[in-house]
Context: one part of a larger RNA
RNA sequence: UUGGGCGUAAAGAGUGCACAGGUGGUUGAAUAAGUCAAUUGUUAAAGCCCGGAGCUCAACUCCGGUUCGCAGUUGAAACUGUUUAACUAGAAUGUAGGUGGGGGUAGUAGAAUUCCAUGUGUAGCGGUGGAAUGCAUAAAUAUAUGGAGGAAUACCAGUGGCGAAGGCGGCUACCUGAACUAUAAUUGACACUUAAGCACGAAAGCGUGGGGAGCAAAUAGGAUUAGAUACCCUAGUAGUCCACGCCGUAAACGAUGUUCACUAGCUGUCGGCAAUGAGUCGGUGGCACAGCUAACGCAUUAAGUGAACCGCCUGGGGAGUACGCACGCAAGUGUAAAACUC
Numbered sequence: 001u002u003g004g005g006c007g008u009a010a011a012g013a014g015u016g017c018a019c020a021g022g023u024g025g026u027u028g029a030a031u032a033a034g035u036c037a038a039u040u041g042u043u044a045a046a047g048c049c050c051g052g053a054g055c056u057c058a059a060c061u062c063c064g065g066u067u068c069g070c071a072g073u074u075g076a077a078a079c080u081g082u083u084u085a086a087c088u089a090g091a092a093u094g095u096a097g098g099u100g101g102g103g104g105u106a107g108u109a110g111a112a113u114u115c116c117a118u119g120u121g122u123a124g125c126g127g128u129g130g131a132a133u134g135c136a137u138a139a140a141u142a143u144a145u146g147g148a149g150g151a152a153u154a155c156c157a158g159u160g161g162c163g164a165a166g167g168c169g170g171c172u173a174c175c176u177g178a179a180c181u182a183u184a185a186u187u188g189a190c191a192c193u194u195a196a197g198c199a200c201g202a203a204a205g206c207g208u209g210g211g212g213a214g215c216a217a218a219u220a221g222g223a224u225u226a227g228a229u230a231c232c233c234u235a236g237u238a239g240u241c242c243a244c245g246c247c248g249u250a251a252a253c254g255a256u257g258u259u260c261a262c263u264a265g266c267u268g269u270c271g272g273c274a275a276u277g278a279g280u281c282g283g284u285g286g287c288a289c290a291g292c293u294a295a296c297g298c299a300u301u302a303a304g305u306g307a308a309c310c311g312c313c314u315g316g317g318g319a320g321u322a323c324g325c326a327c328g329c330a331a332g333u334g335u336a337a338a339a340c341u342c
Base pairs, nucleotide, nucleotide: 004313005312006311007296008295012310014200015199016198017197021193022192023191025087026086027085028084029083030082031081033080034079035076036075037074038073039072040071041070042069049065050064051063052062053061054060090190091187092186093185094183095182096181097180102176103175104174105173106172107171108170109153114148115147116146117145118144119143120142124135125134161168162167205246206245207244208243209242210241214240215239219235220234221233222232257309258308259307260306261305262304265287266286267285268284269283270282271281272280273279291298292297315342316341317340324335325334326333327332
């Protein structure tokens, strides 16, 4: 391995690109490596196995024989491989369209918060379950006008869109990626998957330099309480923002790897095509049959039925730890045990 699994019990890598490797469409021809058949050699004797014989049986002893493997020779040609000639149903390109918060850079708009100045105006404001700390006669809160600055874009907004994932939302311009539909012009299997590798990767955190309105770890004060290193309140620093460089982790979740084919339907919605339309292609939702499932549930967006490839699991704790190695400025991350114990 024969012969198990991975939505929730242990188990799908956070995501993609891609070399090696594995797997691979249709029709001829050639070949004969795999495959199959025959035959020869070899496989010491004993033993094993099979068929007999001899000690009263058996153990034991004796006789005969097969098989597997390897190598050579001869042959077969369906399948796999290889070579060659073609094909168009896979894949890609072209042409014509529309769609979208996909990405990057620059600019710009209005509302709101805060602050500053000035006017009006006067004793409170704020906050809470109730208060107090706090702010305010050096004129606050409120209100009006003007200004500064930073961050985020109400309504539209939707189990609606886009993106590989992380994620993406005012408007305009430029640069740029992708998917989809129609057509069937071109190439002619160019495909699928992918260890290693490379790239991207929320938030927090780190380095250097900016920026700093609001919010707000830490911190301070006020309350609450037996206490209150909390929940509530008043303040408030890192941080949150920008540029460049690190970090590389998340309940990175659909807790569901990628690709292909097949297997009842009903209904909503988004983008195309068709148009009087029926409908059809691609997404995204809700139900539901067969089937599956321990159940919950899944059910053409499968967890059904099959195929290809990768990743991962093997009782609980010890432990995602120690040690070693690699990476990192650090924080730490990746890889990853054992003793012992139940």
The part of an RNA shown here (small-subunit ribosomal RNA, central domain) has 342 nucleotides and comes from Diadema setosum. Taxonomically the source falls in Diadema (Eukaryota, Opisthokonta, Bilateria, Euechinoidea). Its Rfam family is "Bacterial small subunit ribosomal RNA". Rfam links the family to the GO terms structural constituent of ribosome and ribosome.